[in-house]
RNA sequence: GACCACCAAAGGCAAACCCGCCGUGAGGCGGGGGCGCAGAGCCAGGGGCCUCGGAGAACCGAGGCGGCCCAGCCACCGAG
Numbered sequence: 001g002a003c004c005a006c007c008a009a010a011g012g013c014a015a016a017c018c019c020g021c022c023g024u025g026a027g028g029c030g031g032g033g034g035c036g037c038a039g040a041g042c043c044a045g046g047g048g049c050c051u052c053g054g055a056g057a058a059c060c061g062a063g064g065c066g067g068c069c070c071a072g073c074c075a076c077c078g079a080g
Stems, first nucleotide, its partner, number of pairs: 003080001004078001012037002017032006035067001041073002045070003048065007
């Protein structure tokens, strides 16, 4: 340096649910909580799902989800 993710330690993140605020909504932010996660770190580029508006429909427009998958970027500890 590359592969890998068994063990240990130090730590990290935080589902459902509850409270407050924001949003028409999907949902977001903060606090509590802890189902899980070795990329549950970043990214909306491709696919997927969801919301709102329009349309007879195909579909179009504007959004949301990175804890659905793929691609891209970066990275802690560590046996081998």
Molecule: c-di-GMP-I riboswitch aptamer
Organism: Actinomycetota bacterium